This is a predicted structure of a 347-nucleotide part of an RNA (small-subunit ribosomal RNA, central domain) from a metagenome. RNAcentral holds the full RNA, with entries from SILVA. The prediction has a mean pLDDT of 86.

Context: one part of a larger RNA
RNA sequence: UUGGGCGUAAAGCGUACGUAGGCGGUUUUGUAAGUUAGUUGUGAAAGCCCAGGGCUCAACCCUGGAAUGGCAAUUAAAACUGCAUGACUAGAGUAUGAUAGGAGAUGGCGGAAUUCCUAGUGUAGGGGUGAAAUCCGUAGAUAUUAGGAGGAACACCAGCGGUGCAGACGGCUAUCUUGGUCAUUACUGACGCUAAGGUACGAAGGUGUGGGUAGCAAACAGGAUUAGAUACCCUGGUAGUCCACACAGUAAACGAUGAUCACUAAGUGUCUGGGCCUUGAGCCUGGGUGCUAAAGCUAACGCGUUAAGUGAUCCGCCUGGGGAUUACGGCCGCAAGGCUAAAACUC
Repeated sequence: UUGGGCGUAAAGCGUACGUAGGCGGUUUUGUAAGUUAGUUGUGAAAGCCCAGGGCUCAACCCUGGAAUGGCAAUUAAAACUGCAUGACUAGAGUAUGAUAGGAGAUGGCGGAAUUCCUAGUGUAGGGGUGAAAUCCGUAGAUAUUAGGAGGAACACCAGCGGUGCAGACGGCUAUCUUGGUCAUUACUGACGCUAAGGUACGAAGGUGUGGGUAGCAAACAGGAUUAGAUACCCUGGUAGUCCACACAGUAAACGAUGAUCACUAAGUGUCUGGGCCUUGAGCCUGGGUGCUAAAGCUAACGCGUUAAGUGAUCCGCCUGGGGAUUACGGCCGCAAGGCUAAAACUC
């Protein structure tokens, strides 16, 4: 390369936007690059293949034919692809009117709780555990009442629920901003899909500078446990967790399932639009999100209109286990490290 694959066996980039490229709706006319048919030239000889012949046969040799992916020129065809041209509205988008939402950013506000401080009441314990001890407490703790400070998170509502491209998003409120869905006609007229490079976003932890620090808590210290205990349990406790700005760029970043389009039984929940009447546990019709299942698929498990079914387009990725989320090199980073990515050897 051919071929086969990627939910769980190796394999879908964490997600999106988008450049090149690839692919692309209906139709008119033209063109003739691709395409198709014919002709001509070329495609050396030898060899291979076929027929015949010559050495007694054969090898070998001779004659003729065939074949020669292709290349070029030329004539013709015009369905399909391309190109040019005109038109269309079913894809895509815009407008108008509605509508749901923890979608994002910034500011303000609120109550419960923990901790600390002050004051009152009050007295000997409290705390913690399997049991204890370290620890706190007669310098008055724990408990309880009142007041204050400060930081972080928002119980119930809460859902198999909602929103977002993903990461993710949950007290209330104001301002600003994004996307979605439905309905109505109107408009644009293929403006589309995918996407190598590229760019942006990207949990937690981590880094830099400056703030902040209630609770929690790596490291660390002590007490236990134990043969030991650099742990599990307990008492403390610093980074960190929070904010601003900048970096980092990884996760079982998972639906372990790339994106888009079309087609292929039903039933039943739920969220959110619209329509209809006979106003009902009604019917019809969109868009999400679940469950059960037809056909079909699958090694099985299972999937099943939200496909892992049937097809199409484009991208990414896989090729026995280990060595190896590695070495070297390159690029990126302040660093930690990240991305790319082998081999020897071994089974």